Predicted 3D model of a 111-nucleotide RNA (SAM riboswitch aptamer (S box leader)) from a soil metagenome.
It matches the Rfam family "SAM riboswitch aptamer (S box leader)". About the family: The SAM riboswitch is found upstream of a number of genes which code for proteins involved in methionine or cysteine biosynthesis in Gram-positive bacteria.
Model confidence (mean pLDDT): 75 of 100.
RNA sequence: CAUCUAGAGGGGUGGAGGGACUGGCCCAGUGAAGCCCCGGCAACCAUCUCGGACCUAGCGGUCCGAGGGCAGGUGCCAACUCCAGCAGGUCGACAGUCGAUCUGACAGAUG
Numbered sequence: 001c002a003u004c005u006a007g008a009g010g011g012g013u014g015g016a017g018g019g020a021c022u023g024g025c026c027c028a029g030u031g032a033a034g035c036c037c038c039g040g041c042a043a044c045c046a047u048c049u050c051g052g053a054c055c056u057a058g059c060g061g062u063c064c065g066a067g068g069g070c071a072g073g074u075g076c077c078a079a080c081u082c083c084a085g086c087a088g089g090u091c092g093a094c095a096g097u098c099g100a101u102c103u104g105a106c107a108g109a110u111g
Stems, first nucleotide, its partner, number of pairs: 001111004009038005017027003021085004039077003043074003047068009081107001086104008
């Protein structure tokens, strides 16, 4: 800086936690986390093609956009990043609070 409402499973081992944190709410001895094997998904990079712009005497280089093959490097394979957490708007209830919804941020994850 970009993306995060989609997608994607089995087996073995392991034994009580896990979902980043807090509050909820979920998952879990019909076996959690972790580790291993095989498999899968496709976000970024890499890679191929096309177009445009700039630089260069030229070879060539850099950037942007679009379309992909492949699964190479990571990553991922419960629930919208599970929901909210700070601010603002709208609506509803009824008397200062609650609820619903939307937008933006913060935080987190991946590249």